[in-house]
Context: one part of a larger RNA
RNA sequence: GGCGUGUGGAGGAUGUCUUGGCGCCAGAAGGCGAUGAAGGGCGUGGAAGGCUGCGAAAAGCCUGGGGGAGCUGUCAAACGAGCGUUGAUCCUGGGGUACCCGAAUUACCGUUAGCUGAAUACAUAGGCUAACGGAGCGAACGUGGGGAACUGAAACAUCUAAGUACCCACAGGAAGAGAAAGCAAGAGCGACUUCCCUAGUAGCGGCGAGCGAACAGGAAACAGCCCAAACCGUCGGCAUGUCCGGCGGGGUUGUGGGGCUCACAUGUGGAGUUACAAAUCUGACGGUUAGGAGAGGCAGCUGGAAAGCUGUACCACAGAGGGUGAUAGUCCCGUAUCCGACAACUGAUCAGACUCCGUGAGAAACCCCGAGUAGGACCGGUCACGUGGAACCCGGUCUGAAGCUGGGAGGCCCAUCUCCCAAGGCUAAGUACUCUCUGGCGACCGAUAGUGGAAAAGUAGCGCGAGCGAAAGAUGAAAAGCACCCCGGAAGGGGAGUAAAAAGGACCUGAAACCACACGCUUACAAGCUGUCGGAGCACAUUGUUGUGUGACGGCGUGCCUUUUGCAUAAUGAUCCGGCGAGUUACUGUCGACGGCAUGGUUAAAGCCUUAAGGGCUGAAGCCUCAGGGAAACCGAGUCUGAAUAGGGCGAAUUUUGUCGGCGGCGGUAGACGCGAAACCCGGUGAUCUACCCAUGGGCAGGUUGAAGCGCGGGUAAGACUGCGUGGAGGACCGAACUCACUAAUAUUGAAAAAUUAGGGGAUGACCCGUGGGGAGGAGUAAAAGUCUAAUCAAACCGGGAGAUAGCUCGUUCUCUCCGAAAUAACUUUAGGGUUAGCCUUGAGCCAUUGCGUCAUGGGGGUAGAGCUACUGAGCUGGUUUGGGGCCCUUCCCAGGGUACCCUGCCUAUCCAAACUCCGAAUACCAUGACGUUUACCUCAGGAGUUAGUCCAUGCGGGAGAAGCUGCAUGGUCGAGAGGGAAACAACCCAGAUCGCCUGCUAAGGUCCCAAAAAUUUGCUGAGUCACAAAGGAUGUCUGAAUACUGUGACAGCCGGGAUGUUGGCUUAGAAGCAGCCACCAUUUAAAAAGUGCGUAAUAGCUUACCGGUCGAGUAUUCUGGCACCAAUAAUGAACGGGAGUAAGCAAAUUGCCGAAGCAGCGGGCUCGUCUUUGACGAGCGGUAGGAGAGCGUCCUGAAUGCAUCGAAGCGAUACCGUGAGGAUUCGUGGAGCGUUCAGGAGUGAUUAUGCCGGAAUAAGUAACGAUAAAGCAGGUGAGAAUCCUGCUCGCCGUAAGCCUAAGGUUUCCUGGGGAAGGUAAAUCCGCCCAGGGUUAGCCGGUCCCUUAGUCGAGGCCGAAAGGCGUAGACGAUGGAAAGCAGGUUAAUAUUCCUGCGCCUAUUGUGGGGGACGUUGGGUGAAUGAACAUCGGGGUGUUGGUAACCCCCGUACCGCAAGGUCGAGCCUUCGGGCGAAGUGUUCUGCAGCACAACCAAGAAAAGCCCACAUAAUAUGACCGUACUAAAACUGACACAGGUAGGCGAGGCGCGUAGCCUCAGGCGCUC
Repeated sequence: GGCGUGUGGAGGAUGUCUUGGCGCCAGAAGGCGAUGAAGGGCGUGGAAGGCUGCGAAAAGCCUGGGGGAGCUGUCAAACGAGCGUUGAUCCUGGGGUACCCGAAUUACCGUUAGCUGAAUACAUAGGCUAACGGAGCGAACGUGGGGAACUGAAACAUCUAAGUACCCACAGGAAGAGAAAGCAAGAGCGACUUCCCUAGUAGCGGCGAGCGAACAGGAAACAGCCCAAACCGUCGGCAUGUCCGGCGGGGUUGUGGGGCUCACAUGUGGAGUUACAAAUCUGACGGUUAGGAGAGGCAGCUGGAAAGCUGUACCACAGAGGGUGAUAGUCCCGUAUCCGACAACUGAUCAGACUCCGUGAGAAACCCCGAGUAGGACCGGUCACGUGGAACCCGGUCUGAAGCUGGGAGGCCCAUCUCCCAAGGCUAAGUACUCUCUGGCGACCGAUAGUGGAAAAGUAGCGCGAGCGAAAGAUGAAAAGCACCCCGGAAGGGGAGUAAAAAGGACCUGAAACCACACGCUUACAAGCUGUCGGAGCACAUUGUUGUGUGACGGCGUGCCUUUUGCAUAAUGAUCCGGCGAGUUACUGUCGACGGCAUGGUUAAAGCCUUAAGGGCUGAAGCCUCAGGGAAACCGAGUCUGAAUAGGGCGAAUUUUGUCGGCGGCGGUAGACGCGAAACCCGGUGAUCUACCCAUGGGCAGGUUGAAGCGCGGGUAAGACUGCGUGGAGGACCGAACUCACUAAUAUUGAAAAAUUAGGGGAUGACCCGUGGGGAGGAGUAAAAGUCUAAUCAAACCGGGAGAUAGCUCGUUCUCUCCGAAAUAACUUUAGGGUUAGCCUUGAGCCAUUGCGUCAUGGGGGUAGAGCUACUGAGCUGGUUUGGGGCCCUUCCCAGGGUACCCUGCCUAUCCAAACUCCGAAUACCAUGACGUUUACCUCAGGAGUUAGUCCAUGCGGGAGAAGCUGCAUGGUCGAGAGGGAAACAACCCAGAUCGCCUGCUAAGGUCCCAAAAAUUUGCUGAGUCACAAAGGAUGUCUGAAUACUGUGACAGCCGGGAUGUUGGCUUAGAAGCAGCCACCAUUUAAAAAGUGCGUAAUAGCUUACCGGUCGAGUAUUCUGGCACCAAUAAUGAACGGGAGUAAGCAAAUUGCCGAAGCAGCGGGCUCGUCUUUGACGAGCGGUAGGAGAGCGUCCUGAAUGCAUCGAAGCGAUACCGUGAGGAUUCGUGGAGCGUUCAGGAGUGAUUAUGCCGGAAUAAGUAACGAUAAAGCAGGUGAGAAUCCUGCUCGCCGUAAGCCUAAGGUUUCCUGGGGAAGGUAAAUCCGCCCAGGGUUAGCCGGUCCCUUAGUCGAGGCCGAAAGGCGUAGACGAUGGAAAGCAGGUUAAUAUUCCUGCGCCUAUUGUGGGGGACGUUGGGUGAAUGAACAUCGGGGUGUUGGUAACCCCCGUACCGCAAGGUCGAGCCUUCGGGCGAAGUGUUCUGCAGCACAACCAAGAAAAGCCCACAUAAUAUGACCGUACUAAAACUGACACAGGUAGGCGAGGCGCGUAGCCUCAGGCGCUC
């Protein structure tokens, strides 16, 4: 170190619980508000905060009622102070109070009335006043005005989504609609609304996707009315009319009605606060807002506790529920039932007051019956209806009737017929919804669930903002919350005690990851997906001839998931553990099994009855079926076609099924298995960042150059021109501040989400900066980069449509059994997606001349092969020249000759072909028969998956007769297949795994060792070939064949010869065998080339061929086959698997053996079949996608039945049972619930989604601890000191790292105390925590003054709405505008307090003045500083003294003055005190002032002054003021960044550069 066991820690799962949620039902209510709402702010308690209540009368005041003993709400206990039987607290009706903001209102609008009143006479507009009303908020529902897009259509434009989302206006408790100018169809109905049905029908529709009625029928609920007009009356007006207006009567309809005229008639009836006219009261009966009564049990046992158990009682119109120390009808609250209101509110109930209304018929044909209307044209919208034949309804523009003998409609239009009467209005119920109140219920959740929220949750926190948005429950019966003792500074720990304390405030149970400790076994020669099979030893246990733990040694063995042809793959995903996490639901269709009824089945809405929950009955409207055929009319057991009575198609019949229900499989419509875009659209929020613009302010050390102009001189007739000086221009030069960001390095888990360091560019300008303001999302802004618009930009951010869509990727959770694919075809804007077919599965049917196999017989074929003198075409040899042409020769012409030229023919030989065939198989295919197999075939119905394939063999195409390449065909394997072999090795060889066995036989392949099994015989190889490889090469070797030479002597060697014409001729300087060309003869010979090679300038010389001798037997060449050799060179060492092997290599032969999950044997299980059916026999049981079947477990419900404080669930262990998912037992822990069986219902099973949440590891005690300006010592305090305090020394900044101040922050300031957390370590310390304290103004700033850019904006103008613009007016600093200085004082404030001495300030209007302004430049000029001098003080030196000399410090400030302060230094009790001199010159140079030059020509208003126009007397309020310019702001931080303005000393120096130093501040928290 590993495994195991035990004991703990850590952590917070599980179980149990529920205060809180979720859903539904019923009832109520459906608004609140100028009598000030909703919502908020601030207050309010004895005491700080949150919640609740309340409002300066402030957890409350007055009063009526209820109630009856305690009370002062809660977190949250205690204390303090009080109240209450003279009735408190509490509940309830009424009243009072009710701060500030908010409609927010001293305003505005409307209506009415009055007063007044312009241009303009009357009048009107306008103005003023009064009264009444409105305004705003609110969850959904409603009506209207506007109105998307994603998406679907597999693209997209009409269409869809959808009149949805969203914006806006307005209303009500409901809204809207509504009493026919309606439907219908020859019959009729009789307002509207809602439900069922009609019906997914009629229709609409790129006739695509989709959209989609109505009438009729059944129900719910029911309700009808009023005006205008004609006519009459009355009143008023003046344009005096056939006029107009007000009021009253009258009148309200379509088989037309009314008026008018005439005539007749009166019973009393009806109605009402809800439309129909409108007020109100009383009584009764209910209801709501507090309440009251309310039966009945004890004992014993266990226990901490009884409600449990045992025993024995009682009540019940009450055994709903909750609580009480475990489970209670009888303990408590309640429950059934009954009762109750001073007061307020209320009822669609009843009654009475009260109020209102009214009738008929006839004649006549005079009057009335809704006008810029109906209708029309054009253009739109809405109707299911997309312009269509498009009616009906609505709108815009332009037109434009009739009027009862009239008009509209019936889906273009016309006619007939029918129905109805527009252009005025009101109307309950039935219907929709739930911010809210009350009651009840749930096969809803139970703390990662259920609301985001069980809790100080819309909180903490994040963001400029709109907006986003958590986590977090449980001690115990009772706090009985550990007195007291010990250790310790504390925290904490150890005892003791209470208690069930292993329930101790981090508290019920307390799992796992993870971290420890103890013990048992094991481990230091060993190579390991960590297991598994065998197994010794050791230890422990045991009722068990058994077990548990460990595991020396040996065999075998490359994780899981996903995706793939194929993964150990070095392809994806996962750190680990725990919890959560994905095919659901509704409607509809289809199929199946089951159930009910059946020639029929079934109800829907709704109604009635009833329950604890359920249900039951009624309801036939409607739907399906009962009849089909046809395009249809139509006919009908037939019909259609047709001339047909024919034929044929589809039906009927012999042989009929259906329908409803819940369940299961699979579709469709819905988000439809889960997670995941980039995007599109709508409404809002952002210019505190940044870009640009507007207004008003500010900044730029120092040095250099030297334009124009001007002056003087020269020059000219005058000019021009020119020299010197002056002058001070410039998108001029150098260079700090400031600004920018070119280069490099560093950094890149940073110091920093853009910086640092060192350099760099601009730096009077198109410069930089502050403050205030403007415009914004297809928009702004842009010296233009697609830049910037809050760390986001080729279209910001937030919320919504929204669960957009995703032919794409990933993930998808328990078990067993049976079968089991595909990677092909066709089509496809299709190729990684689909549809149909093929192949799989399940069920049903069919038993036939079906399928499959073998054999036989009969067929057609044109492939392999072959052939081509058999075609077509191609290649090649030889011969012959048939014909044609060319060239040469000949030639007057005719004719002819030659040809190693070209083409062609013929003969002969050879030969090629996918698109040649005179021929032509094997297989395959078709048919028939026999035999075998026995339903395997086929048909119908439900469900799929597959349409990326891979390698091998054979036949082919492409490619290069390349590919582990690519495309086909046939077969096989893998895919989806384990086992044996090939070392290892999906696709090769053997062989198809139901389970077990320490049985046997074999296959491929093996048999020396690793490692199971072997020997013999004959050859070959000598290379370790075997055990990677070619062309090519080679006296390797073995076997075979052929030819030549050879005892008449071969081959090789050795000895000898190798000659002559001749130096052949030519050429050449030369060429003599041997540079080259031609020829290559002849002679002598045994033989000897006009020469094989070397050689020479050329000769020479050597040598070979050839010949002889010697030797004495085979020699030489070629070819075939076997095995060897060379060729043979790459990056860590790697080519039998290793050792080794001369066989243990190779070839051949023989006989054994080994060898698998094959076959067999024995035993068990399951599936199917058969039979003589509790069994036997037979066949089978690899498996991905997938189909089918059977089960296990979780949560809840019902019924039945059980267990439990003598101990439920959960958790930890456990040698038991089951084929498995799983199920028991016992012990421990735990402390209150939980099982079993049957049936039912699901948020029902996780190892993986770069899943979500929480916890814990790893890296790792590693990196780091944030500027390398730096510390050291002593003393003090303290439990403790590198760090705190004091002192001394050292270091750093010093145009800052010092001082002042705007913004911002908001108590950080000061004092005392503390030591948990924060501080990158420690801390006695702190910008931390606790407590207390601290900010003083007429004259500093702001308001009470003014105006800029701009903002708001009475009236007004404009606009679908929301709203936009804008006059008067108001607001708005960054600017204008009255006044204070010095000193002192506090722990902390001071131009504010104190002392001293000053100063300012008054009302409106009109007119005038003024306020009042640029840039650059030089000049003048205060302070400051320096230098020198003066004066005062101090110091060093040197032989003595110090005089002189030298050095250092000071020589200041306020005030008119008196005087005061300061002052080098000295003293000190550390608080402070004393204190000399206290002068001059020069240089430098702000503001201000005046001046000059220049062009780009440089706010407004008020205060102020003067006049009209004189006079008098006072006031000084409110707000800010602490601290902080970086550790307090902005950057998530005590962050190397950023942050406007003022002062800013000395030396060197041009300088605010740089370096060193004053004052002052720091040493940067390891």